[in-house]
């Protein structure tokens, strides 16, 4: 340079065919139980969905450009 996958909460990921409020495990934070501490339960806080445009009545999705991650072949 050429091909392929990948970027969504601090991290580890899901999110099918464009729709109703973007969610799970972990971890945080608080309570609850304990003599205490873990473990269990329970709530609650945590997102510019990588950036910019374009389509559309609506874009995490679906087109374009450009970035950054890993693999692969030159």
């Nucleotide at each position: 340079g050429g091909c392929a996958g990948g970027g969504u909460a601090g991290c580890u990921c899901a999110g099918c065919u464009g729709g109703c409020u973007a969610g799970a495990g972990c971890g945080g934070u608080g309570g609850a139980u304990u003599c205490a501490u873990a473990a269990c339960c329970c709530a609650c806080a945590g997102g510019u969905c990588g950036a910019g445009a374009g389509u559309u009545c609506a874009a995490g999705u679906c087109u374009c450009u450009c970035c950054c991650c890993c693999g692969c072949c030159a």